[in-house]
RNA sequence: GAGCCGGUAGCAUAGCCUGGAUAAUGCGCAAGCCUCCUAAGCUUGAGAUCCAGGGUUCGAAUCCCUGUCGGCUCG
Repeated sequence: GAGCCGGUAGCAUAGCCUGGAUAAUGCGCAAGCCUCCUAAGCUUGAGAUCCAGGGUUCGAAUCCCUGUCGGCUCG
């Protein structure tokens, strides 16, 4: 330098191909129940405007373009 894949709660992932209005799950966190206490278990809750900018559209995490960061491969 070229190609491909990826960036979504504190962490790990799904959702993207096929656009649809409250973005889901697990772990973690907070509160409650239980317990002599803790752990475990059960219930509830908070937390991401989806890497950045632009475009298309009635509507974008999703489609298109550019940039950026990370990974792999080739030279």